RNA sequence: UCUCUAACGGGGCAAACUGCUCGAAAGGGUGGGACGCAAAGCCACAGUCCCUCGGAAGUAUCCAGGGAGGCUGGGCUACCAAC
Numbered sequence: 001u002c003u004c005u006a007a008c009g010g011g012g013c014a015a016a017c018u019g020c021u022c023g024a025a026a027g028g029g030u031g032g033g034a035c036g037c038a039a040a041g042c043c044a045c046a047g048u049c050c051c052u053c054g055g056a057a058g059u060a061u062c063c064a065g066g067g068a069g070g071c072u073g074g075g076c077u078a079c080c081a082a083c
């Protein structure tokens, strides 16, 4: 000097639950709150899961639509840093 199976420290996110609020629902936003997270940052492409106001059907489902992603895979981007 470079590298990383990298220490200490700093910083980041925020499950359950919950106040308010939006939604027909699933669920979302925001505040509180921390179970956890080194991509628990972004996308929503494939799989997966959830919902059904509306249409068809008639009790099975289909169409159309909405949602989760802190489930798996994929794509894009990425902080500090040692003995």
Stems, first nucleotide, its partner, number of pairs: 012037002017032006035070001041076003045073003048068005054063003